[in-house]
RNA sequence: GGCCUCGUAGCUCAGCCCGGAUAGAGCGCCGCCGUCCUAAGGCGGGCGUCGCAGGUUCAAAUCCUGCCGAGGCCA
Numbered sequence: 001g002g003c004c005u006c007g008u009a010g011c012u013c014a015g016c017c018c019g020g021a022u023a024g025a026g027c028g029c030c031g032c033c034g035u036c037c038u039a040a041g042g043c044g045g046g047c048g049u050c051g052c053a054g055g056u057u058c059a060a061a062u063c064c065u066g067c068c069g070a071g072g073c074c075a
Base pairs, nucleotide, nucleotide: 001074002073003072004071005070006069007068010027011026012025013024020058029045030044031043032042033041051067052066053065054064055063
């Protein structure tokens, strides 16, 4: 230098291929109930620039382009 995969909640990930309605799960965290105090248990809490910017579109996490970062292959 060329190519491929990945980047979504505090963490691990789904959703992307095939655009559509308020963006989800598990774990963790916080608050309340509970208890003499803890714990178990119960109830509640998500305004996440969907890595960044631009483009296409009535509509973009999803499609296209560039860039940044991580990993890999080739030279």